[in-house]
Context: one part of a larger RNA
RNA sequence: UGACGGGGGCCCGCACAAGCGGUGGAGCAUGUGGUUUAAUUCGACGCAACGCGCAGAACCUUACCCGGGCUAGAAAAGCAAGGAACCUUCCUGAAAGGGAGGGGUGCCCGCAAGGGAACCUUGAUCCAGGUGCAGCAUGGCUGUCGUCAGCUCGUGUCGUGAGAUGUUGGGUUAAGUCCCGCAACGAGCGCAACCCCUGUCCUUAGUUGCCACCAGUUCGGCUGGGCACUCUAAGGAGACUGCCGGCGUCAAGCCGGAGGAAGGUGGGGAUGACGUCAAGUCCUCAUGGCCCUUAUGUCCGGGGCUACACACGUGCUACAAUGGUAGGUACAAAGUGCAGCAAUCCCGCGAGGGUGAGCGAAUCACAGAAAGCCUACCUCAGUACGGAUUGCAGUCUGCAACUCGACUGCAUGAAGUCGGAAUCGCUAGUAAUGGCGCAUCAGCUACGGCGCCGUGAAUACGUUCCCGGGCC
Numbered sequence: 001u002g003a004c005g006g007g008g009g010c011c012c013g014c015a016c017a018a019g020c021g022g023u024g025g026a027g028c029a030u031g032u033g034g035u036u037u038a039a040u041u042c043g044a045c046g047c048a049a050c051g052c053g054c055a056g057a058a059c060c061u062u063a064c065c066c067g068g069g070c071u072a073g074a075a076a077a078g079c080a081a082g083g084a085a086c087c088u089u090c091c092u093g094a095a096a097g098g099g100a101g102g103g104g105u106g107c108c109c110g111c112a113a114g115g116g117a118a119c120c121u122u123g124a125u126c127c128a129g130g131u132g133c134a135g136c137a138u139g140g141c142u143g144u145c146g147u148c149a150g151c152u153c154g155u156g157u158c159g160u161g162a163g164a165u166g167u168u169g170g171g172u173u174a175a176g177u178c179c180c181g182c183a184a185c186g187a188g189c190g191c192a193a194c195c196c197c198u199g200u201c202c203u204u205a206g207u208u209g210c211c212a213c214c215a216g217u218u219c220g221g222c223u224g225g226g227c228a229c230u231c232u233a234a235g236g237a238g239a240c241u242g243c244c245g246g247c248g249u250c251a252a253g254c255c256g257g258a259g260g261a262a263g264g265u266g267g268g269g270a271u272g273a274c275g276u277c278a279a280g281u282c283c284u285c286a287u288g289g290c291c292c293u294u295a296u297g298u299c300c301g302g303g304g305c306u307a308c309a310c311a312c313g314u315g316c317u318a319c320a321a322u323g324g325u326a327g328g329u330a331c332a333a334a335g336u337g338c339a340g341c342a343a344u345c346c347c348g349c350g351a352g353g354g355u356g357a358g359c360g361a362a363u364c365a366c367a368g369a370a371a372g373c374c375u376a377c378c379u380c381a382g383u384a385c386g387g388a389u390u391g392c393a394g395u396c397u398g399c400a401a402c403u404c405g406a407c408u409g410c411a412u413g414a415a416g417u418c419g420g421a422a423u424c425g426c427u428a429g430u431a432a433u434g435g436c437g438c439a440u441c442a443g444c445u446a447c448g449g450c451g452c453c454g455u456g457a458a459u460a461c462g463u464u465c466c467c468g469g470g471c472c
Base pairs, nucleotide, nucleotide: 008472009471010470011469012468013467015463016462019426020425021424022423023422026317027316028315029314030313031312032311033310034308035307042053043052064303065302066301067300068299069298070297073127079123080122081121082120083119086103087102088101089100090099091098092097107116108115109114129292130291132290133289138286139285140281141280142279143277145275150189151188152187153186154185155184156165157164158163169180170179171178195269196268197267198266200237201236202235203234204233205232206231209227210226214224215223216222240263243257244256245255246254247253319419323378324377325376326375327374328373329372335366336365337364340359341358345354346353347352385416390411391410392409393408394407395406396405432455433454434453435452436451437450438449
């Protein structure tokens, strides 16, 4: 000077408390440990590993295993020789690969011979290649403390010095935010603001919207007409403690009020200081070193990553009556679409098949939103709850669904009656609950991830205690 203390003071945070819903028990999904295996590729391990890298493992991916092949190599660059490229047949083989043939001459210079560019084959060589090793040799990127309010510098002053001061103190704030004081005076990185979305209004613009207004109407903004409204998307206004009262040190500011769509950083996002954890990643990429070079490279077929006595994490579905089933009926937002989205009609109980209008999309399509509301049944039962598991029959994608896909129909109907110790999330359009979309993607093990809208609470006395953090 720090760090630490079952030392003190002050102050924060869903940290506790108050409250709502869960996890821990069940079935299933998924990740991990363990075990097994020829292989079950590798990494990640308290918070901050475990629905994590994986925003898509049947082949491919793929790095693993078994087997079959290739070697200057699957891809790159230069040299030499031959041949244009390219197309095609046969044998062997699981394919890769290996072997034997056939056809065929383009472009540029040139009369021709020949030469050249590009491409293919062969040969020699400087070499390629490596998801091989070590993230304790590294860059880059990332997590975390932590959106916490801190971390420093110049000059001056003090101290022999390490260093201190400033940055402490009195108030105040979400904040080292601001005010006052002060041997300090200033400054930088952080805070805040400038950026984006959202909430109100105005202007501009109307192939979206509107019977608001007029006319027609096969009644659908459908047609003419019109941009007023809704909306869309560009610009602008608006909020600043600006105004009033009180408190306060006449300050910073705090409390209340007015006006206002909105108040006192309006709500949300992006934004992460000096540094910490030799944190994570040599399997994104880059890279010094080491190692392998007929193999630790590379191609192919098949298998594995999907195993299963167990254990843990994260989720989904439930255990029912504010519920289940059947019929009817209403209201979204945000997205996506040409190797695509697909209306309509027909076939099928259905998954789906046939047809193919329209749409590169405010115009067409995906697309019925669901919970909700109305009516009826069920009447507390392992049930008309729950749907695992299994059998049969199918659909679709794909070269191919045995290992190992999703979905449909019929049948089957398991555990489960609210969960021990313990433990998690959330303070408002939040929790809870309901559906919709997208990325990846042929298809999909998505119950995951990222977004969108609908319905929509309860509670906070307080800071003694638990956890984390800030200042003295």
Predicted 3D model of a 472-nucleotide part of an RNA (small-subunit ribosomal RNA, 3' major domain) from an uncultured soil bacterium. The RNAcentral record of the full RNA draws on SILVA.